[in-house]
RNA sequence: ACGAGAUAAAGCCAAACCCGCCGUGAGACGGGGACGGAAAGCCGUGGGUCUUGUUGAAAGAUAGCCAGGUUACCUAG
Repeated sequence: ACGAGAUAAAGCCAAACCCGCCGUGAGACGGGGACGGAAAGCCGUGGGUCUUGUUGAAAGAUAGCCAGGUUACCUAG
């Protein structure tokens, strides 16, 4: 360096739910809260699912659905 991920160490993130707020909506953001996570950091490239719409299309959401790309802490074996 690459790979890997432990009854290691220091930390990190934050599901459901509640409150506030934005949005037609899926859902996002802030606070509380922890189900969990070795990338649950980031990227809508491919697929899936969801929303609006539906004559046909199209637009949007989901990165904690899967794949992929990219960056990164520590280190027993």